[in-house]
RNA sequence: CACUGAAAAAGGCAAACCCGCCGAAAGGCGGGGGCGCAAAACUACGGGCCCGAGGAUGGUUGGGCCGCCGGGUUGCCAGU
Numbered sequence: 001c002a003c004u005g006a007a008a009a010a011g012g013c014a015a016a017c018c019c020g021c022c023g024a025a026a027g028g029c030g031g032g033g034g035c036g037c038a039a040a041a042c043u044a045c046g047g048g049c050c051c052g053a054g055g056a057u058g059g060u061u062g063g064g065c066c067g068c069c070g071g072g073u074u075g076c077c078a079g080u
Stems, first nucleotide, its partner, number of pairs: 002080004012037002017032006035067001041073003045070003048065006
């Protein structure tokens, strides 16, 4: 540096659900919780999904989701 994640160690993150707050909504933030995760770290770039506006039902437009898939950036441990 590349590939891999069977076993192990040290740590890390945190689904559903509950409580509080923010938002018209999707959804977000904090606390509890722990289904899972080697990128479940970051990034709305491509696809996809969700909420709204408007609409001629092709599509347009505003917002959201990276724990849906892919791309980009960074990265722990172990093995080869």
A computed fold for an 80-nucleotide RNA, annotated as c-di-GMP-I riboswitch aptamer. It matches the Rfam family "c-di-GMP-I riboswitch aptamer". Rfam links the family to the GO term cyclic-di-GMP binding. On this family, see Weinberg et al., Nucleic Acids Res 2007: "Identification of 22 candidate structured RNAs in bacteria using the CMfinder comparative genomics pipeline". The prediction has a mean pLDDT of 85.